[in-house]
Context: one part of a larger RNA
Order: sequence, then structure tokens, then C1' cells
RNA sequence: UCAAGGUAAGGGAAUUCGGCAAAUUAGCCCUGUACCUUUGGUAUAAGGGGUGCCUACAUUAUUGUCUGAGAUUCGUCAAGGAUGGUUUUGUAGGUCGCAGUGACUAGGGGAUUCCGACUGUUUAUCUAAAACACAGGUCGUCGCAAAGUGGAAACGCUGUGUACGGCGGCUGACGCGUGCUCACUGGCAGUAUCUCAAAGCGGGUUCCAACCCGCCAAAGGACUGCUAAAGAGCGGGAGUAACUCUGACUCUCUUAAGGUAGCGUAAUACCUCGCCGCUUAAUUGGCGGCUUGCAUGAAUCGCGUAACGUGAUUCCCACUGUCCCUAUCUUGAACCUG
Repeated sequence: UCAAGGUAAGGGAAUUCGGCAAAUUAGCCCUGUACCUUUGGUAUAAGGGGUGCCUACAUUAUUGUCUGAGAUUCGUCAAGGAUGGUUUUGUAGGUCGCAGUGACUAGGGGAUUCCGACUGUUUAUCUAAAACACAGGUCGUCGCAAAGUGGAAACGCUGUGUACGGCGGCUGACGCGUGCUCACUGGCAGUAUCUCAAAGCGGGUUCCAACCCGCCAAAGGACUGCUAAAGAGCGGGAGUAACUCUGACUCUCUUAAGGUAGCGUAAUACCUCGCCGCUUAAUUGGCGGCUUGCAUGAAUCGCGUAACGUGAUUCCCACUGUCCCUAUCUUGAACCUG
């Protein structure tokens, strides 16, 4: 000096990105327990008190010994009583220590917000999460010798199954909802007509072929519809109300349609440390509002939400060597000398 483990007066997060680490709390009994809530929970919420040992008394359960009303199939069985052991719970009195779950064992707590409903799963060996899964929702497809899938095939899986089923996609409990657009891309259905390959048929040229022309005509395309919980998209410029501001209203360009309900400076906001309020002595933080949203927005789901979380953010109480500011002890290593 390092590693591991202890202890520190006074202060108590001033440390730090951040209470990281450490400390506090802790078992059992009694009492008491808020907001919210899906009425189950939250909850060991929070908070308060007790806890050792001795004696006495009461009490719970159990087990011996002695006795024994009575019953008897004469083998025995027995209510009750007396006296012991162990044990449960409680009350009172006493007693010792700083301290009684005396060691070991053994939750710190509370409040707000975000995300994900939850239990679960994951990067064996730097990421456990807000990622994955999930029950639930919805869409598509398939009538079984099916659809999907493995294999060159034979033959399998799904499937000892049969639409209340199987397979595939998206979303992800629950509550309230899920707006407009089929122009583009895709999918499905239709289609009088047009287009359209080879083959086939007919014809031309020629001695024969190659070659040339025409007819017929599938799928596909053109064309007509439907389809967004399919991929995807969801405007601009002027004027206008009796202070001003704003613009319910009007005009205009334009689109397939012009972003509805919600939420909103957000895990999304460039400007931005937006503005106001609360919190602090002081806040680029947090929370609550406003909101013209650079570039929010409805199953790539929108907004809420009790419970849950080794998830993320902020604050408070308690507590502490994190710090002021270091000191010291124990064990080990390194190191120095021999």
C1' cells in the first nucleotide's frame, strides 16, 4: 500500500451521475392500520406496547400410581375421588442487568410519476429489461385424399384430431374506445369487349423444308367492383365579432381523404433551461397545469387502471465513516532486511 472484517466524538447525504456501499429495521404476542380498489386486496400498511428468571394462583391437553359407586358373559370394564410427571394459556407479586427474540436467526419505511397488466422467459461466459411469452381480442385460410409443413420419392407431422377444430398474421389482462381514405401497392370476386405464347387448324411461297399470313385462344393484363384489426396515407392561403387579442363564420387553391375521440414541451418538442404554480435558501430536476404537436394519435393500437416488478425518475422520515476528516484494531497478501 492492497484485500477481507470490526469500531468511531460532533454533524448527518454536505459525498456522488445516483444514498453506490454500509447502517437502520427484524422473530413471536397484543393493539392499531390511510389513499385507492377489479371488493380479492393494499397490509407484516404506517404507528404503539410487551418479551428474561423466581414464586403463587387459575387454566388447556396428556400420562402414571392408589382407590372405586356401579356393570359383568366372572375373563374383566369402569363414572368419580386422592396424589404425582409433562404441557398450553393467563393474572399477580418479586428479582437482576445498560440491554431479556440479550448469541445465532431475523422486512428499513412512506409518497409521486413513467413503462409493462399479472406468475413466467431471455443474451451458458459484460445487457433480466420497458425486450419475449401470456390469458383475452381480431383478421386470413382450410370440408379432410383439405389447408400448412418435412422428404428426390416411398412415406410422414399436424392427427387416437375434423370448423366449439387445425394452420398463419397482428395486437396483448381489465375498463372506455378504435375516426376518415380503396388514389397507390397487395388481396378477393367478376368480366360483353380488347390484348395475348406454344400447340392445333386453314392458307401462301416452294420440288420438299425453312419462312410468311390468318383463325382459335388459357393464365395474366386492360376494364368493373369489394377489401384498411391488409401495406399505407390522413393539406395550404386569405378575410372576419362594438378596446385589443382570438376567430364560431366566409372565400379560395387543392386531395383518395385532409388527423376525429383522446393525450400532449411527452421514453415522442428542434427552438427549450417553453410559460405559470408547488417543491428548495438556491432546482437545466420532479410533479400539476397550459399547449400553435420541428415530427402525437387510435390493434405498427389511443387513453385510463387496482395488484404485481432484483425495471426507470423525483421527494420525505429513519439511519449511518458516503462525506466534513480522518483515526484505530484483527487476519491475510504485497513489500523491506537477514